[in-house]
RNA sequence: AAUGAUAAAGGCAAACUUAUCGAAAGGUAAGGACGCAAAACUACGGGUCUAACAUUCUUAUGGAUUAUGACAGCCGGGUUGCCAAAU
Numbered sequence: 001a002a003u004g005a006u007a008a009a010g011g012c013a014a015a016c017u018u019a020u021c022g023a024a025a026g027g028u029a030a031g032g033a034c035g036c037a038a039a040a041c042u043a044c045g046g047g048u049c050u051a052a053c054a055u056u057c058u059u060a061u062g063g064a065u066u067a068u069g070a071c072a073g074c075c076g077g078g079u080u081g082c083c084a085a086a087u
Base pairs, nucleotide, nucleotide: 002087003084004083011036012035016031017030018029019028020027021026034073040079041078042077044076045075046074047071048070049069054065055064056063057062
């Protein structure tokens, strides 16, 4: 350095519930643990979700398109980082 134990210390926290912010997706806080060796940070590439505003169709309810919104616990890239058996 690669690598990653049925190791040790410590860490994070899915679903769900409550409160709150948001048009929504979703965020935050508390509870809670399905999992995680980067489940830390970063929307850079791909992907996914949403559609308030805008555009458009419709007599109308409503539909369609679109990220400037979101997801880092979807896959890559970049940055930083705890531990140390075996090989």